[in-house]
Molecule: transfer RNA
Organism: bacterium
């Protein structure tokens, strides 16, 4: 300089052919318990990095940008 791959919740990471985003953690509250924890139970939590474009409908397909990884010279 080329080529590959990654980006979704506060971490990790799912999401089938393109058809209305999910799971453990974690956070609050509650039952337990002197009290913590632990389990149970309720709940909280994302316009999918940006930005355009295809489509009746994008996390998913297409371009371009950014940030990180890797492999070639």
């Nucleotide at each position: 300089a080329g080529g590959c791959g990654a980006u979704u919740a506060a971490c990790u990471c799912a999401a089938u052919u393109g058809g209305u985003a999910g799971a453990g953690u974690g956070c609050u509250u509650g039952u337990c318990u002197u009290a913590c924890g632990a389990a149970c139970a309720a709940g909280u939590g994302g316009c999918u990095a940006u930005u355009g474009g295809u489509u009746c409908a994008a996390g998913u397909c297409c371009a371009a940008u950014a940030u990180c990884g890797c492999c070639u010279a």